[in-house]
Parts: sequence; structure tokens; C1' cells
RNA sequence: AGUGAGUUUAGAGGUGCAAAAACCAUUAGUACACUUUUAGAGGAUGAUGAGAUCCUAUGAAAAAUGUGGAAAGGGGAAUUUGCCGAAGCGGCAUACUACUCACAAGUAUGUUGCUGGUUCUGUCAUUGAAUAAGUGCAGGACUGUCAUAUAGUUCAUUUUUAAUGACACUAUAUGGAGGGCUAUCUCACGC
Repeated sequence: AGUGAGUUUAGAGGUGCAAAAACCAUUAGUACACUUUUAGAGGAUGAUGAGAUCCUAUGAAAAAUGUGGAAAGGGGAAUUUGCCGAAGCGGCAUACUACUCACAAGUAUGUUGCUGGUUCUGUCAUUGAAUAAGUGCAGGACUGUCAUAUAGUUCAUUUUUAAUGACACUAUAUGGAGGGCUAUCUCACGC
């Protein structure tokens, strides 16, 4: 040199990942409120069911006209911040969320499994106002990393116009996975 262990410190992939407030478009002339007319017994409290409570002939639901008129989530371009299992998705458990219970849904925490990353396609499924966007599944492309094989370049050596070797570089092919990869640090072995 190297081998093994630890995972010390940093770093790479690039249309890289995520978050935040402001702005913009959309949601939408929608929900909602009021007025007028029709109408004539139901309606509200989470998608559903049950209960409980409340509103309603001093007019419920519904429809039309007129006046006024949102918001959240998701999205956009830039800025700032944190980072490279960054992050996303699924299962389980607990707690919370609107009167109670059940139950679906949402949020947070813990635990566990999968995914290297980006992008395109699918009127497939799902969330959603949406043909935006996200997620899942399937099929492609590009790309980073490691290993193996082949070929070439470069360098070195030798029995010198060829062969061998290299921890180096390039290209092609195959395969693996982020618990990875590169460098570095520590310990042990070893030269």
C1' cells in the first nucleotide's frame, strides 16, 4: 500500500429536496348576506347513521330576479431559510379536531416497511373546482454512484514494435442500492 471495525469530519448527484411570509392568477361572480316573486313543510349542527339540541305558517327546503360579495387548500415566478433520506408514500399505535356515540377523513407524535434522483406518457386509480398540481401503479428517456467484463487513451516495466501492470481517464454492456458513494479521522491487524 492494504484488510476489518467504528461512523469522526466534510463533500458530490442538479430543471436537486423541503419550509416560510409577501405578491399574482385561479377557485368565482361560486359560497354567503339582504330585497322581490313563486312555493308551501321541512331544515341546521363533519361525508354517513343514531341520539340530543336548535330554526321554521311572524314561512323551512327549492327555483328565479336584483344589490353586495369572500376564504382555505392546491398553483406561479422570484426572495429568504434549512438541507443531500434531503424528502415522499404505505401500515400500526396514541392524542386532538366540529354537541355525543359509532365511523370515514384531517393534523401531530412515535414506530415500522418501500423509494438513488429528474423527467415524459396513461383521460388507469385517488385527492382536488380543475384537462393545474400531488400521490400510487405501469411503461419509457436522461442522469449520478459502486461492482464486473470488453475495448481504447495515458504512464511504467520487461524477454521491446509486442506483452504485462496501474488505485488513472474515456466509451459500451450487465447488475446492485442511499443503512449507499467519495475523501478524511480513530482503533486493531499487517507491510